A computed fold for a 483-nucleotide part of an RNA from a metagenome, annotated as small-subunit ribosomal RNA, 3' major domain.
Its mean pLDDT, the model's own confidence on a scale to 100, is 84.
The full RNA is in RNAcentral, with records from SILVA.
It matches the Rfam family "Bacterial small subunit ribosomal RNA".
Context: one part of a larger RNA
RNA sequence: UGACGGGGGCUCGCACAAGCGGUGGAGCAUGUUGCUUAAUUCGAAGCAACGCGAAGAACCUUACCGGGGCUGGACAACUGGAAGUAGGAACCUGAAAGGGUAACGACCGGUAUCCAAUCCGGAACCAGUGCAGGUGCUGCAUGGCUGUCGUCAGCUCGUGUCGUGAGAUGUUGGGUUAAGUCCCCUAACGAGCGAAACCCUUGUCCUUAGUUACCAUCACCUUGGGUGGGGACUCUAGGGAGACUGCCGGUGUUAAACCGGAGGAAGGUGGGGAUGACGUCAAGUCAUCAUGGCCCUUACGUCCCGGGCUGCAAACGUGCUACAAUGGCCGGUACAGAGGGAUGCAAGACCGCGAGGUGGAGCAAACCCCAAAAAGCCGGUCCCAGUUCGGAUUGCAGGCUGAAACCCGCCUGCAUGAAGUCGGAAUCGCUAGUAAUCGCGGAUCAGCUAUGCCGCGGUGAAUGUGUUCCCGAGCCUUGUACA
Numbered sequence: 001u002g003a004c005g006g007g008g009g010c011u012c013g014c015a016c017a018a019g020c021g022g023u024g025g026a027g028c029a030u031g032u033u034g035c036u037u038a039a040u041u042c043g044a045a046g047c048a049a050c051g052c053g054a055a056g057a058a059c060c061u062u063a064c065c066g067g068g069g070c071u072g073g074a075c076a077a078c079u080g081g082a083a084g085u086a087g088g089a090a091c092c093u094g095a096a097a098g099g100g101u102a103a104c105g106a107c108c109g110g111u112a113u114c115c116a117a118u119c120c121g122g123a124a125c126c127a128g129u130g131c132a133g134g135u136g137c138u139g140c141a142u143g144g145c146u147g148u149c150g151u152c153a154g155c156u157c158g159u160g161u162c163g164u165g166a167g168a169u170g171u172u173g174g175g176u177u178a179a180g181u182c183c184c185c186u187a188a189c190g191a192g193c194g195a196a197a198c199c200c201u202u203g204u205c206c207u208u209a210g211u212u213a214c215c216a217u218c219a220c221c222u223u224g225g226g227u228g229g230g231g232a233c234u235c236u237a238g239g240g241a242g243a244c245u246g247c248c249g250g251u252g253u254u255a256a257a258c259c260g261g262a263g264g265a266a267g268g269u270g271g272g273g274a275u276g277a278c279g280u281c282a283a284g285u286c287a288u289c290a291u292g293g294c295c296c297u298u299a300c301g302u303c304c305c306g307g308g309c310u311g312c313a314a315a316c317g318u319g320c321u322a323c324a325a326u327g328g329c330c331g332g333u334a335c336a337g338a339g340g341g342a343u344g345c346a347a348g349a350c351c352g353c354g355a356g357g358u359g360g361a362g363c364a365a366a367c368c369c370c371a372a373a374a375a376g377c378c379g380g381u382c383c384c385a386g387u388u389c390g391g392a393u394u395g396c397a398g399g400c401u402g403a404a405a406c407c408c409g410c411c412u413g414c415a416u417g418a419a420g421u422c423g424g425a426a427u428c429g430c431u432a433g434u435a436a437u438c439g440c441g442g443a444u445c446a447g448c449u450a451u452g453c454c455g456c457g458g459u460g461a462a463u464g465u466g467u468u469c470c471c472g473a474g475c476c477u478u479g480u481a482c483a
Stems, first nucleotide, its partner, number of pairs: 001483002003480003007477007015467002019430005026321008034312002042053002064307007073131001077129005087104001090101004107122004133296002136294003142290002144285003147281001149279001154193006160169003173184003199273004204241007214230002218228003244267001247261005323423001327382007339370003344363002349358003389420001394415007436459007
């Protein structure tokens, strides 16, 4: 100087408390351990591994296993060679890959006036050579990227001063703030990286523009902004205004600031996002990629078929659906936002109980389509029961994608109807348009094991203005046999 303390002081954070909803019990989904296996490829390991890499494992992917093949190789460079050459229908063998036979049979650029031939070169082929190739090892040899403390308020420097020196001071102290934010004091005076601001979005208004969006006034009408028309409104997307403790009162040191108020759509950082200082964890990743070293080279490379990654006494994590009446079922009826759409999204119509099929209007989309939003509201029914709750499991019959659904896909109909009556110890999230609850969309993608992930809107609470305690963190101080 740090680090640490079941030392102290001050102060923060859904840290506790207050409150709401969960997890832990059930069934299932998914990840992991373990076991099994020819293989169940590999990595991730307290927080910060475990719906994680994987935003799509039937083949492919695929790195694993079994079997069948290839050996200048699936891919790149150089040199030399070779015109019936490269390519190649067809045939034989084979599960395919591969191996063999083989009709036919070339291309591009240059030289020459054009074409052809020839010649030279290229592509491809054959041979050879340094080689290719490796998801083989080492993340404790590395770059890059990432997690975490933590959006915590810290981390430093120049000059000066003090100290023999390590170092200190500044950065401490008194206030204040979300903040090393600002003010005051001050052997310090300044400065940098962080904080804040600048950026995006949302909330109000003005203005510009008016189609594919809009419809107040007027007219027509097939009652639909449909048509004429309008440029007001909504909206769209460009520009601008607006919030700064600016104003008032009080407190405060005449300061910084805090409390209350006015005006205002918004008030003291308005809400949300992007943005992550010096560093810590030899944290993670050699399997995104790159890369040193080591290792393999007729195999640890490479191609193919099949299997496996989906295996199941058990254990754990994360979720979904429930256990019902604030509910289930049936009928009727409203109101979103954000997205996606061309080997795509697909309307009306017809067929089917349905999944779906036939067909194809329209739309590169403020135009058409996906599309129905759901919870809600109105009416009916069930009457507390393992039930008209719950839907696991299983049987049969079908549909779709795809060469192909046995291992191992999704969906529909009928039948079947399991556990489960609110969950022990323990434990998680959340302070407002939040929690809870309801549906919608997208990426990946032929299809999908999505209940995951990333977004979007609808309905919409309760509680706390406390810091004694648990956890983590910051500043000052104290002890130390630790560095």